[in-house]
RNA sequence: GCGCCCGUAGCUUAAUUUGGAUAGAGCACCUGACUACGAAUCAGGAGGUUGUUGGUUCGAGUCCAGCCGGGCGCG
Numbered sequence: 001g002c003g004c005c006c007g008u009a010g011c012u013u014a015a016u017u018u019g020g021a022u023a024g025a026g027c028a029c030c031u032g033a034c035u036a037c038g039a040a041u042c043a044g045g046a047g048g049u050u051g052u053u054g055g056u057u058c059g060a061g062u063c064c065a066g067c068c069g070g071g072c073g074c075g
Base pairs, nucleotide, nucleotide: 001074002073003072004071005070006069007068010027011026012025013024020058029045030044031043032042033041051067052066053065054064055063
């Protein structure tokens, strides 16, 4: 340099198949209950400009293009 794959919450990820209704879940975190205190358990809560910039569309996490980052292969 060329080809392919990936990027969503602090972490791991679902939703992509066929574009559609408020982007969900587990762990972690916060508050409360329980306890002599803690762990565990139970109840509740907060946390996402879906890597970034544009484009298509009535509508984009999903489709298209550029860029950024990571991985694999080839040279």

Background:
The prediction has a mean pLDDT of 81. A computed fold for a 75-nucleotide RNA from a Deltaproteobacteria bacterium, annotated as transfer RNA. Rfam family: tRNA. It is annotated as a transfer RNA.